Context: one part of a larger RNA
RNA sequence: GAGUAGCGUUAAAGGGGGUGAAAAGCCCCCUCGCCGAAAGCGCAAGGUUUCCUACGCAACGUUCAUCGGCGUAGGGUGAGUCGGCCCCUAAGGCGAGGCAGAGAUGCGUAGCUGAUGGGAAACAGGUUAAUAUUCCUGUACCGAUACAUAGUGCGAUGUGGGGACGAAGAAGGUUAGCUCAGCCGGGUGUUGGAUAUCCCGGUUCAAGCGUGUAGUCGUGGUCUCUAGGCAAAUCCGGAGAUCUUAGAUGAGGCGUGAUAACGAGGCGGCUUGCCGCCGAAGUGAGUGAUACCCAGCUUCCAGGAAAAGCCACUAAGCUUCAGCUAUGUACGACCGUACCGCAAACCGACACUGGUGCGCGAGAUGAGUAUUCUAAGGCGCUU
Repeated sequence: GAGUAGCGUUAAAGGGGGUGAAAAGCCCCCUCGCCGAAAGCGCAAGGUUUCCUACGCAACGUUCAUCGGCGUAGGGUGAGUCGGCCCCUAAGGCGAGGCAGAGAUGCGUAGCUGAUGGGAAACAGGUUAAUAUUCCUGUACCGAUACAUAGUGCGAUGUGGGGACGAAGAAGGUUAGCUCAGCCGGGUGUUGGAUAUCCCGGUUCAAGCGUGUAGUCGUGGUCUCUAGGCAAAUCCGGAGAUCUUAGAUGAGGCGUGAUAACGAGGCGGCUUGCCGCCGAAGUGAGUGAUACCCAGCUUCCAGGAAAAGCCACUAAGCUUCAGCUAUGUACGACCGUACCGCAAACCGACACUGGUGCGCGAGAUGAGUAUUCUAAGGCGCUU
């Protein structure tokens, strides 16, 4: 230079009380303002204790600070069912033998590995300062293995089925959600009026089990034969006879779950914002999804993974056993789980106007996830 530029989007503050040495900024209350397809909520990636509580204010915080994602200490993440691990394979990688090469090595069959895909099973309520589909209560479900009981032709690394799949378009049936009415509880006033066709609040309930609907597909059973399925087959495929319209799948609804839970509100206690107790109504109609039926239907050409789990069949073999089926009991390990997560906690040297995948996403207006104003919820962006 200079107490100058600046103090990081112009969403905004004002008052009262508290704490304290000290309060524009911390805590509580009232009013005001901002977002509301987000500036709300749930996940993934990434971060790695930042979470909660107590005590602090040197430094960090573009100011202050009694406050904090800061310092110190203590506490906090509970799973058969969520996700991994596990079983299975794709691209890719590795690669016994093998091929090539002087070699190093390269390629590559079987095979192994490898999720971003396929594969068993849980919901509702309550609870903590901090976790919950994990704890508790209630009601369920699945499966290796072991045991018990009863019955019984079982058996694979083989064979067959299945798993099993494109894009676009259209329609119907539903549900979530929402709105209104009814019902239940409460109110009657601070300007003229308002006991009413008024105002305020609530009206919530899952998985599972039973039933098998709208709809979609569509013949199925029995018997005989059988050049195919690398061997075999009672299975699959093919042919025939005969009986028959069965059968499969499938949202939602209804019943049960639930005489429970939750629930507006009321009562009591005190340390005044917490704890305990009681608890009404809990129905109907309309609207209505991009969600479900739907891996469906129709159309089209560019013709749209694989393997295992699963089911059936036999081979070797076993057939007092073993195995399989049903019921019951036991058992179900290990890892993740706090918190942020369109952000002050991730990537940008910063508490940086930038960047960051998926899902939910209410009301009025409206074609709409546009727009504007709002709910729940969250904030007023650290001079």
Molecule: large-subunit ribosomal RNA, domain III
Organism: Avena sativa